The prediction has a mean pLDDT of 80. A computed fold for a 73-nucleotide RNA from an uncultured Lachnospiraceae bacterium, annotated as transfer RNA. It was read from a public genome assembly. It matches the Rfam family "tRNA". The family's RNA type in Rfam is transfer RNA. Gene Ontology term of the family: triplet codon-amino acid adaptor activity.
[in-house]
RNA sequence: GGACAAUUCGCCCAGUUGGUAGAGCAGCCGGCCGUUAACCGGAAGAUCGCAGGUUCAAAUCCUGCAUUGUCCG
Repeated sequence: GGACAAUUCGCCCAGUUGGUAGAGCAGCCGGCCGUUAACCGGAAGAUCGCAGGUUCAAAUCCUGCAUUGUCCG
């Protein structure tokens, strides 16, 4: 220098061919218990890496850039 892949709550991951984002863990609140842990229940939490474009509508499609990883030279 070139090719490919990944980037989504604090962490780890879904999101099936565009219709407005979900689970688990952690944290918070409560139940249970003499207390803690475990277990059970509940609520909250992400302008989807950044910037543009297409569209009535974009995490999803297109372009550029950034970061990380793998491969080629």